Notes: A computed fold for a 374-nucleotide RNA from a pig gut metagenome, annotated as Bacterial RNase P class A. The sequence is in RNAcentral, with records from MGnify. The coordinates come from a structure-prediction model, not an experiment, and the mean pLDDT is 76.
[in-house]
RNA sequence: CGGGCAUAUCGUCGCUGCGUGGCUGGAAUCGGCCAUGGAGAGGAAAGUCCGGGCUCCUUGAGGAAGGAUGAUCGCUAACGGCGACCGAAGGUGACUUCCGGGAAAGUGCCACAGAAAACAAACCACCGUGUUCGCACGGCAAGGGUGAAACGGCGGGGUAAGAGCCCACCGGUCGCGCGGUGACGCACGACGCAUGGUAAACCCCAUCCGGAGCAAGAUCGAACAAAAGGCGCUACGCAAGUAGCCGGUACUCCUCAGCCGCGUCCUUUGGGUAAUGAUCGCUCGAGGUGCAGAGCAAUUUGCAUCCUAGAUGAAUGACGAUACCGACGUGCCCCCACGCUCGUCGCGACAAAACCCGGCUUACCGCCCAACUU
Repeated sequence: CGGGCAUAUCGUCGCUGCGUGGCUGGAAUCGGCCAUGGAGAGGAAAGUCCGGGCUCCUUGAGGAAGGAUGAUCGCUAACGGCGACCGAAGGUGACUUCCGGGAAAGUGCCACAGAAAACAAACCACCGUGUUCGCACGGCAAGGGUGAAACGGCGGGGUAAGAGCCCACCGGUCGCGCGGUGACGCACGACGCAUGGUAAACCCCAUCCGGAGCAAGAUCGAACAAAAGGCGCUACGCAAGUAGCCGGUACUCCUCAGCCGCGUCCUUUGGGUAAUGAUCGCUCGAGGUGCAGAGCAAUUUGCAUCCUAGAUGAAUGACGAUACCGACGUGCCCCCACGCUCGUCGCGACAAAACCCGGCUUACCGCCCAACUU
C1' cells in the first nucleotide's frame, strides 16, 4: 500500500417467509391449524451526506433568481463517486494530500509591527556638496530593521555611492518548434522584467439541478341517506361551437406554446363502517459466482452456472456440549518465557435489514494473503 475473513460444528426448544400434503373458517376481498422439506442480517445492515431506478404530482421551451461542482482524459444508469494521468506541496524512499477555473472585467480587504502593504514611498545606513560641526540640501534603494507577505534571486562588472545600469546562471513573460487525445512537458529565440497576496471576500466564467417520497402508489371488500352550493366574463349563434379576456398548469418568479375550466370534480352539512382492514407494490436485480476476451486501471463484452431474508406492536432467538480465541492463575525443561500442561472467567470487535441499487463518511476485538520501500 492493495485484497480478504469477521468464531466454527452438533443437539433440544422456539420465531418469520416459501414449497409439498392434509384438515378447516368466512357472504366476500381473504385467511387459520397440523405435519414435513428447505431458507433466514452486514461489511459497514449505521449516518441518511451525494447520485440513480421506481411511483405520484396536469406537458414542453426560454429567461431570471437560488443551489451544487470546478486541472485533464476516461468509466458509469448517474454522481459532488471511481480509475489513470498532469501540476503543486510533503517524504531518504515505497508513497501520500478534505490542494486544483479566473487576481490582466470591476469592487473590497491585507491586523500588529514597519519609513513604506501597492499610481508608490524613504526610518537607519551609504555617497556628494555646504557647514556655525548641531546639522541642512541633494543622490541611491545595494545593506540594516519590521512583517505571513517588501516591487525578481545570486555572483561579477560598473559607480562618488548605487541601481537589470551592464553581463553569466536561475526564475518570469512572450513567440516558435517538437512530443502528448489532453492537462502539460522539453528545447530554442526574444524581452532587463512590465503583473504583491487574498475568490473557504463580493464577484466573473463554465457545467449541472422541478417537487414529494414505498406512510410513494394501485386493487378489493363491508356499511350507508342524502341535501345545499360552486365550476368565470363579453360578443356572435337555436345548439354545437368560434373569437377575445380571466383563472389553473413542476411547488421561487416571469414569458411563450400546448392543454384544462360539467368531472361519477370541488366545498359545506348530514349519515355510515369490524376498517388505522386485506392484498399487491416486495424483492430476479445497473444481481452473485466461475472461465475467457478488451483495457495500465476504473470498467466492459461473451459463455456457463446459481437463486441467496422479506418482517410491519416489526421474525432471524434461547439453552447445552465440544473445539478455537483472549485475559488471569498454576505447573514443566538449570532459569525466564513468546513454548507446552491444567484450571477459571469472557460467550468473545463494531453493530443488526425495512422499496431497491451505486458511492461517500463514520465505528470496529482479532487475524490471513500478496506486492513494494527503508